A computed fold for a 106-nucleotide RNA, annotated as SAM riboswitch aptamer (S box leader). The prediction has a mean pLDDT of 76. Of the family's consensus pairs, 97% are formed in the model. It was read from a public genome assembly, where an Rfam model found it.

RNA sequence: UGGUUAUCAAGAAAGGCGGAGGGAAUAGACCCUUUGAAGCCUUAGCAACCCUCCGGUCGGUCGGAGAAGGUGCUACAUUCUAUUCGUGCUGCGAAAUAGAUAACAC
Numbered sequence: 001u002g003g004u005u006a007u008c009a010a011g012a013a014a015g016g017c018g019g020a021g022g023g024a025a026u027a028g029a030c031c032c033u034u035u036g037a038a039g040c041c042u043u044a045g046c047a048a049c050c051c052u053c054c055g056g057u058c059g060g061u062c063g064g065a066g067a068a069g070g071u072g073c074u075a076c077a078u079u080c081u082a083u084u085c086g087u088g089c090u091g092c093g094a095a096a097u098a099g100a101u102a103a104c105a106c
Stems, first nucleotide, its partner, number of pairs: 002106001003104006013043005021032003026082004044074003049070002051066006078098001083095005
């Protein structure tokens, strides 16, 4: 990097270095940002995918509790439009594509 499966609801920030961008990519819109962006480090936290324990189930698996470890995450929000469908059509809803994360296999 590509493949399969699941989720994309909610939640959770301070400090130091840094010094102009950032919200995945392209275009537009919108938003954040010198009252300090990205990135790196420290500490803290959130969540519960892997994990641990208990219970149910023949079993696939389901429910509950936990947080030591492996990841992930800690503005809004996978922000909207860009492809399709539905509809009560300045809009709303669903899906697809793309993307993110985890687990597994090569």